[in-house]
RNA sequence: AACUAUUAAUAAAGAUACCGUCGUAUAAUUUUGGGAAUAUGGCCCAAGAGUUUCUACUAGACUACCGUAAAUGGUCUGACUACGCUGGUGAUUUUGCAAAUG
Numbered sequence: 001a002a003c004u005a006u007u008a009a010u011a012a013a014g015a016u017a018c019c020g021u022c023g024u025a026u027a028a029u030u031u032u033g034g035g036a037a038u039a040u041g042g043c044c045c046a047a048g049a050g051u052u053u054c055u056a057c058u059a060g061a062c063u064a065c066c067g068u069a070a071a072u073g074g075u076c077u078g079a080c081u082a083c084g085c086u087g088g089u090g091a092u093u094u095u096g097c098a099a100a101u102g
Stems, first nucleotide, its partner, number of pairs: 004102004011094003017089004022084004026056001029049007041066002050057001058078007
């Protein structure tokens, strides 16, 4: 020096798990029935629609309106869920020779 074995830098990788970005759905929306409150109030229950779609369908703030009655409206902000693409992280697998040891 070569060969071989082990460790192992480096590089790569499919499946899987977790955490995100973006996109689509849906507008966290709408229609009824029943009950409840009343300007310090404006809520609760149930059913339906909405989605190549399971689930969910609310919370807060501001504002308008309703002169005591049965009915709310507007604006802004904040999720979950389903599917798709993509990024990252950990374990794992392959490669392996820069180096070390026999």
A computed fold for a 102-nucleotide RNA from Aquibacillus salsiterrae, annotated as Purine riboswitch aptamer. Its Rfam family is "Purine riboswitch aptamer". Its Rfam clan is "Purine riboswitches". About the family: Riboswitches are metabolite binding domains within certain messenger RNAs that serve as precision sensors for their corresponding targets. Allosteric rearrangement of mRNA structure is mediated by ligand binding, and this results in modulation of gene expression. A class of riboswitches that selectively recognises guanine and becomes saturated at concentrations as low as 5 nM. In Bacillus subtilis, this mRNA motif is located on at least five separate transcriptional units that together encode 17 genes that are mostly involved in purine transport and purine nucleotide biosynthesis. The coordinates come from a structure-prediction model, not an experiment, and the mean pLDDT is 78.